[in-house]
This is a predicted structure of a 71-nucleotide RNA (transfer RNA) from a Minisyncoccota bacterium.

RNA sequence: GGGGGUUUAGUUAAACGGUAUAAUAAGCGUCUCCAAAACGCUUGUCGAAGGUCCGACUCCUUCAGCCCCCG
Repeated sequence: GGGGGUUUAGUUAAACGGUAUAAUAAGCGUCUCCAAAACGCUUGUCGAAGGUCCGACUCCUUCAGCCCCCG
């Protein structure tokens, strides 16, 4: 220098055009003599910018981080 993959909640991962989800974590509550476990409730997320579309995590372009291949 060229090519490919990947980026979603504090963490691990779904969703591949039509309300962003689950588990776990955190907070609160129930239970218990207390605690743990269990159960219930709550909080929190699409790497950045632009474009296409009635509608974008999803398609297109550029940039950034990480990983791999070629030279």
The organism belongs to Minisyncoccota, within Bacteria.
RNAcentral holds the sequence, with entries from ENA.
Rfam family: tRNA. From the family's description: Transfer RNA (tRNA) molecules are approximately 80 nucleotides in length. The family's RNA type in Rfam is transfer RNA.
The prediction has a mean pLDDT of 83.